[in-house]
RNA sequence: AGAGUUCAAUCCUAGCUUAGAAUGAACACUGGUGGCAUGCUUAACACAUGUAAGUCAGAUGGGAAGUGGUGUUUCCAAUGGUAGACAGGUGAGUAAAGCAUAAGAACCUACCCUUGGGAAGAAAACAACAACUAGAAAUGGCUGCUAAUACCCCGUAGGCUGAGGAGCAAAGGAUGAAUCCACCCAAGAAGGGGCUCGCAUCUAAUUAGCUAGUUGGUGAGGCAAUAGCUUACCAAGCAAAUGAUUGAUAGUUGGUCCAAAAGGAUGAUCGGCUACACUAGGACUUAGACAUGGCCUAGACUCCUGCUAGAGGCAGCAAUGGAGAACUUUCCACAAUAGGCGAAAGCUUGAUGGAGCAAUGCCACAUUGAGGUAGAAGGCCCAUAGGUCGUGAACUUCUUUUCCUGGAGAAGAAGUAAUGACGGUAUCUAGGGAAUAAGCAUCGACUAACUCUGUGCCAGUAGCCACAGUAAGACAUAGGAUGCAAAUGUUAUCCGAAAUGAUUGCACGUAAAGCAUUUAUAGGUGGCUUUUUAAGUUCAUCGUUAAAUCCCAAGGUUCAACCCUGGAAAGAUAGCGGAAACUACCAAGCUAGAGUACGGUAGGGGUAGAGGGAAAUUUCGAUGGAUCAAUGAAAUACGUAAAGAUCGAAAUGAACACCAACGAUGAAAGCACUCUGCUGGGCUAACACUAACACUGAGAGACAAAAGCUAGGGGAGGGAAUAAGAUUAGAUACCAUAGUAGUCAUAGUUGUAAACGAUGGAUACUAGGCACUACAAUGCUGUAGCUGACACAUUAAGUAUCCGACCUAGGGAUUACAUUCUCAAGAAUGAAACUCAAAGGAAUUGGUGAGGGCCUGCACAAGCGGGAGAGCAUGUGGUUUAAUAUAAUGCAAAGAGAAGAACCUUACCGUGGCUUGACAAGCCGCAAAUCCUCUUGAAAGAGAGGGGUGCCUUCGGGAAUGUGGGCAUAGGUGGUGUAUGAUUAUCAUCAAAUUGUGCCAUAAGGUGUUGGGUUAAUUCCUACAACGAGUGCCACUCUUGUGUUUAGUUGUCAACAUUGAGUUUGGAACCCUAAACAGAUUACUGGUGACAAGCCAAAGGAAGGUGAGGAUGACAUUAAGUCAUCAUACCCUUUAUGCCUUGGGCAACACACAUGCUACAAUGGAUGAGACAAAGGGUCGCAAUCCGGCGAGGGUGAGCUAACCCCAAAAACCCAUACUCAAUUUGGAUUUCAAUCUACAUCUCUCCUGCAUGAAGCUAGAAUUGCUAGUAAUCACUGGUAAGCCAUACAACUAUGAAUUCUUUCCCAGGCCUUGUACACAUCGCCCGUCACACUAUGGGAGCUAGCCAUGCCCGAAGUUGUUGCCUUAACCGUAAGGAGGGGGAGAACAAAGGCAAGGCUAGUGACUAGAGUGAAGUCAUAACAAGGUAGUUGUACUAGAAGGUGCAGCUG
Repeated sequence: AGAGUUCAAUCCUAGCUUAGAAUGAACACUGGUGGCAUGCUUAACACAUGUAAGUCAGAUGGGAAGUGGUGUUUCCAAUGGUAGACAGGUGAGUAAAGCAUAAGAACCUACCCUUGGGAAGAAAACAACAACUAGAAAUGGCUGCUAAUACCCCGUAGGCUGAGGAGCAAAGGAUGAAUCCACCCAAGAAGGGGCUCGCAUCUAAUUAGCUAGUUGGUGAGGCAAUAGCUUACCAAGCAAAUGAUUGAUAGUUGGUCCAAAAGGAUGAUCGGCUACACUAGGACUUAGACAUGGCCUAGACUCCUGCUAGAGGCAGCAAUGGAGAACUUUCCACAAUAGGCGAAAGCUUGAUGGAGCAAUGCCACAUUGAGGUAGAAGGCCCAUAGGUCGUGAACUUCUUUUCCUGGAGAAGAAGUAAUGACGGUAUCUAGGGAAUAAGCAUCGACUAACUCUGUGCCAGUAGCCACAGUAAGACAUAGGAUGCAAAUGUUAUCCGAAAUGAUUGCACGUAAAGCAUUUAUAGGUGGCUUUUUAAGUUCAUCGUUAAAUCCCAAGGUUCAACCCUGGAAAGAUAGCGGAAACUACCAAGCUAGAGUACGGUAGGGGUAGAGGGAAAUUUCGAUGGAUCAAUGAAAUACGUAAAGAUCGAAAUGAACACCAACGAUGAAAGCACUCUGCUGGGCUAACACUAACACUGAGAGACAAAAGCUAGGGGAGGGAAUAAGAUUAGAUACCAUAGUAGUCAUAGUUGUAAACGAUGGAUACUAGGCACUACAAUGCUGUAGCUGACACAUUAAGUAUCCGACCUAGGGAUUACAUUCUCAAGAAUGAAACUCAAAGGAAUUGGUGAGGGCCUGCACAAGCGGGAGAGCAUGUGGUUUAAUAUAAUGCAAAGAGAAGAACCUUACCGUGGCUUGACAAGCCGCAAAUCCUCUUGAAAGAGAGGGGUGCCUUCGGGAAUGUGGGCAUAGGUGGUGUAUGAUUAUCAUCAAAUUGUGCCAUAAGGUGUUGGGUUAAUUCCUACAACGAGUGCCACUCUUGUGUUUAGUUGUCAACAUUGAGUUUGGAACCCUAAACAGAUUACUGGUGACAAGCCAAAGGAAGGUGAGGAUGACAUUAAGUCAUCAUACCCUUUAUGCCUUGGGCAACACACAUGCUACAAUGGAUGAGACAAAGGGUCGCAAUCCGGCGAGGGUGAGCUAACCCCAAAAACCCAUACUCAAUUUGGAUUUCAAUCUACAUCUCUCCUGCAUGAAGCUAGAAUUGCUAGUAAUCACUGGUAAGCCAUACAACUAUGAAUUCUUUCCCAGGCCUUGUACACAUCGCCCGUCACACUAUGGGAGCUAGCCAUGCCCGAAGUUGUUGCCUUAACCGUAAGGAGGGGGAGAACAAAGGCAAGGCUAGUGACUAGAGUGAAGUCAUAACAAGGUAGUUGUACUAGAAGGUGCAGCUG
């Protein structure tokens, strides 16, 4: 400090996820030791049991124990004193009655300390106790006795006062004594507490109005004290947009965690404050409580009961149940520290000190150190060589932290001695022996670490992206590796990364985001000069911000954690004193901002009124007589009741052509015929005036297109809805015919638009140039700058300042609920659950478009001939079958693999056999090998017999062949062509595909390769930030077309001779053959073009513009085809998926398709006769000749290993003859019979021949195919394929030999440029909505249930206050009667719980219902993305199964 994830790739925006640290944690697995900490975060749920607050006999009377008795001593209930308000626990309530911080004045304070003074004199009771007695108990009742530091009276001091007076203290105890301890009053100090106030302290406005003792005053009361604290009267105020009130949540703080900081989160342990003590209310006592380990009352719950009554409160320490993912012992001790009481000894203390449990956390230590390669065994991997675990182990040697055993043994104790829970602990020491001690997670990227096996979209993983569908580095083992280590991982939460809430420190043209516009209130901000003040500001100083913590420096535990000592501490706040620049305040001035007055000026600015013409429609009149109108084409509609057309007249409503513009004007919406009235604003000139009067603007007001609404008008044209016509699969649309509301005016209303420059307003500054131009205003281009890019660029989206609006992932959602507004339609404000990992912007490259431009092609067109109809052949599908072997399936499968299935082939099926095998190589043994015969069998095979004895030799043996055995292994046309090689098809013989360097761009990428010409061609020229290069194209190569040279047999023959015949002599001119050369390059001329490349024409030439035809096939694409040509990885099989054999099948047959052949005839078929080729094949062969056969063929066998001989007859063609338009002398299918050839064999299942038979078919529907010249068409010939052949196929060859091409509009395919794009698996793309199904959360909902809040009324416990004419009463007064004072009772006020009534809010639930979201393969259509096939979209209105459609106005995205 970053990283992953949107895309085909890129940049940006934006969210999600992640690496870090932390925790009072929990869970999983593992677990040696010690130190120091921490330990119910949930049910403020309920609590058995024990214990946590007592103490004083030196305040008092008494009882008891003990003793024979007294005394001493000890114990105990009671009166009395003091403590129990501390300590300890918890966080329910509380948003202020609290807390934090800083101040203040009207107060109180037991014990402790200091100072001064005092304590004189009297009196009456009540407990305990004793007797009697009630009750189950708790607890009482009555009578009697008694003491005090208990209670009371009087006097006095000090103190209070309005100076008159009122009222008012005390106590003793111990001691032999000094004296000590206690008591009362006053003053003071310290510490503690009560009260007031400034500032600060979470969230919601879908909480906006709140308050009646409420705000203030006067009197009275009350309190320790101030105060509406309480009360009577008076006034009507008080607080609130700087957020009152209400709702929700919450103890607060020092601090703690994170963070660079700012800051965010949090409030366990420790410390401060606070609230509470089963729930609610209340007071008493006291220095202090409204107390709870005290009291009274009510309520809920639990327990006891003799049913009348009574008892209780662990949120003290332990413990229990329960809840929960989850948190300890019913321990020891008062030895230390500290509290209470006491004169003290002392007693007491679950405070505290300690131990126990828990890896809960932090820190420390150990599990050994050194040597040790045969690199052992074993595991894993393997290319079988080896590598690795690995010096790791074993083994040798050393040490003893820890561990076990024994011995010694603290400090903590202050305070002379005594006193230690911890504890025989820490520590020290001796002996023993490597002895007792390593795991967990991860290994696809982020993120350090890789392989094998298993599994096979299964099982599973997953923080995000994602992995798994038979070769998984991602699942599960294993080996290895990496990380941390007594731990390691996971989960949860918080901070960080996150500049994704931005003060530091974000954005807002298109990504989320500028209010539709304007005026203006509060508020914020504000020109120049001088003065005052000192609020802000700044400086110095002083106080505070407790301690602990954090930080720094020392010290102590062997180090550390931990403990301890000292220091520092930003900043904040209060006081005080300076300064006066800036802001602010006071005062005075200025004129540059702003405004006023005067003079001009442009304008569709607004509003009201008046006038005008053109067109349209309708009506009337006239002429005239049949269609008109509409459309892609039609129809509905109109018209003989006279349309349309033409002429004339009249009426009506709306809108204002040309001028007109990139123009004017207005705040925006908007605004246009002409004239007039009234009126707002702008600009401008000069000189006066005012003197900061300014800018912005939350709430608020005004205005605000179109559509819509209300009322009564108006209504020509257009025209939602609607009707009927078309189109269509449908057509609730597009098109067409009609047509209502509305569109218009008036008066109201609504308040929204893509109300857009998708750009808030104001001020200042920052190059030029062009248009209009003096300024202002309005536009274009463009520098710096800015931007993610596109773009913006003095009219900023640049540089700055001020004010204000708004945004924080997508969907859900322009939604729900609630509120406000509206006549309604609706508008405004505006969530959540749930869901996803993206959604989005700009730009790039492709693909694509029923986008555009240019160009090419038998692509169309122009022609010729076909197939599709018939019959047959072949192939395929389907069906059938024991098997019908397999593979190929749009173009690019289907007369293709197969250049040839009767057996074989053969892979398929049935039967019969074999199991180291039919085949290869290695080992051992035997036999030579070969050959012949017989039996059995369908054959393979099985069994038996006979013959034979070879070759080489160093004499051991060896080679070849056959056979037997056993082991490693053979074999497989078994699977995967989606694991592969190799090869092929295809686009396509299309002209493209790419790279180096440079340059441009943040980048993907671009440039080059584009432009202008040209070409068959990215072929060439030229221009150019490009310059070069190779792969393709071309050329080179083969065949063919011309010539020359050489050669002259088997080919050839002009001249010579010769024959039946180039037969022979001879010749080498010709033909031919086959080697080598030549030839064509736009070379020449003319025209054209840009002076180029080239194109056109002519000439010459055998050939002319790649001469013709082959071979040759760039980068890629199609997971295209082939594992059955071959090779190959992995998997499978091994008495079988291998091998042998025989028979069958691959040949089946309602049917469908593909490719061909033969035809339908006279341009013909038949018969007869006669011509002219090329190329090829032949000894396992071609075969002449002759003979016989109707023929296939048979017999014979000359010649030929081929320019020699043979196949071999070429056919169409020409000539002649009959046939004469007919299913025929066409056509030949089908079928019977008889033969021939091949072969072991022709039934399934060959070809051929002869005689006979003589089917369909008379030129072929939609749609479709080939071909541009020696081509199509037609004709025959030849060849290959192990005997034969189902060949009409395939591969070649020559013969005869056409027609047409206007052209690129259209169909198809392709190339280049450009444009749009929501596509990138790339249009066979993407994608919207209803319906149906499943699941999920939510809204409404008759209601139902529960809780909370406040209001009114009723009832009214305990208690307090006041009243009292009732009852009662020891102290004081009084001779007495009686009084003062007290107590009880009663009723009054306040008042908790409870009841009644009507509300508000919240939560749960609810038949039914509404939309939403999610879901590999449901239905209907195709709305959007391309001109998406009707451009899209915003607002509004109507309408429709659904997306949607249409009208009106707006926008360009």
The RNA shown here (small-subunit ribosomal RNA) has 1453 nucleotides and comes from Tamarix gallica.
The sequence is in RNAcentral, with records from SILVA.
The coordinates come from a structure-prediction model, not an experiment, and the mean pLDDT is 84.
Lineage of the source: Eukaryota > Embryophyta > Tracheophyta > Magnoliopsida > Tamarix.